[in-house]
Context: one part of a larger RNA
RNA sequence: UUGGGCUUAAAGGGCACGCAGGCGGGAUAGCAAGUGUCAAGUGAAAUCCCCCGGCUUAACCGGGGAAUUGCUUGACAAACUGCUGUCCUUGAGACAGGCAGGGGUGCAUGGAACUCUUGGUGGAGCGGUGGAAUGCGUAGAUAUCAAGAGGAACGCCGGAGGUGAAGACGGUGCACUGGGCCUGUUCUGACGCUGAGGUGCGAAAGCGUGGGGAGCAAACGGGAUUAGAUACCCCGGUAGUCCACGCCGUAAACGAUGCCUACUAGGUUGUGGGAGUUCUGACGCUCUCACAGCCGCAGCAAAAGUGUUAAGUAGGCCGCCUGGGGAGUACGGCCGCAAGGUUAAAACUC
Numbered sequence: 001u002u003g004g005g006c007u008u009a010a011a012g013g014g015c016a017c018g019c020a021g022g023c024g025g026g027a028u029a030g031c032a033a034g035u036g037u038c039a040a041g042u043g044a045a046a047u048c049c050c051c052c053g054g055c056u057u058a059a060c061c062g063g064g065g066a067a068u069u070g071c072u073u074g075a076c077a078a079a080c081u082g083c084u085g086u087c088c089u090u091g092a093g094a095c096a097g098g099c100a101g102g103g104g105u106g107c108a109u110g111g112a113a114c115u116c117u118u119g120g121u122g123g124a125g126c127g128g129u130g131g132a133a134u135g136c137g138u139a140g141a142u143a144u145c146a147a148g149a150g151g152a153a154c155g156c157c158g159g160a161g162g163u164g165a166a167g168a169c170g171g172u173g174c175a176c177u178g179g180g181c182c183u184g185u186u187c188u189g190a191c192g193c194u195g196a197g198g199u200g201c202g203a204a205a206g207c208g209u210g211g212g213g214a215g216c217a218a219a220c221g222g223g224a225u226u227a228g229a230u231a232c233c234c235c236g237g238u239a240g241u242c243c244a245c246g247c248c249g250u251a252a253a254c255g256a257u258g259c260c261u262a263c264u265a266g267g268u269u270g271u272g273g274g275a276g277u278u279c280u281g282a283c284g285c286u287c288u289c290a291c292a293g294c295c296g297c298a299g300c301a302a303a304a305g306u307g308u309u310a311a312g313u314a315g316g317c318c319g320c321c322u323g324g325g326g327a328g329u330a331c332g333g334c335c336g337c338a339a340g341g342u343u344a345a346a347a348c349u350c
Stems, first nucleotide, its partner, number of pairs: 004321003007304002012318001014201004021194003025088007033081002035077008049065006091191001092188003095184005103177007110154001114150008125136002162169002206247006215241002220236004258317006266295012299306002323350003332343004
């Protein structure tokens, strides 16, 4: 390169927004760039191919033809792609009226538990384990009552439940604020999809500066266990965990499944809406939209499984894979305060 692939075999970028690019709904008129037909010019000769001929044959050589799939110019065609104009509403968006929600940020605030401090009661143990010991305690601990201080996390509700693009989000109130769904079909009129680079967000740990520090707890010290025990168990305990601002940019960042659109049996459950049915209303029933699950037909799949939330049938765009080790390493570049991240080989070897 031609193909084939990416849930689990190698392979979906952690997630989004979006410039370029690629791709793009219905009708109509025009243009003629792509496209098609025809013509002219050109496309050196030799070579290749076909026919005929010359060396006794062949290689070789001579003649003729074909070919040279290309380029240029002109004429014509207008279905498709493209471009220009006009129109349309189903894609997309807007508007109006409703609805649900741990979506985000800030401020305030509450109770339980815990630790510490002070005081009261009390008087010998407590704690811990498989059993112990280290540890704490007559300078009065543990227990118990009262008062006070502090930090962190929010039991029950809680759900196979909700929200968010992902990371993630859970006491309560207020303020500001993002998104979604339903109904109406009032408006715009293709305004769309994807998205290399780029930009932003991005758990935990880690880093910088300044705070904070109750509990927990890498490191570290001690007690045990053991042949040893740099562990598992126990007693302590510092970074850290928390807050503000700034970095880092990685995870089994997982549905190990990129995004968008259309189509292709059903059944059942939950969450949020709407409509119909009954004289009114509740309940029920029927239908319908959106989201989240389970089971399952066809199909697909190596199988496990998947199955309208596809891994089915198709289309568009992006990312990625190409035997194992060496190696997500070295070197170089870029980024970072550093830790390191990202891009990413080869020798050699099986």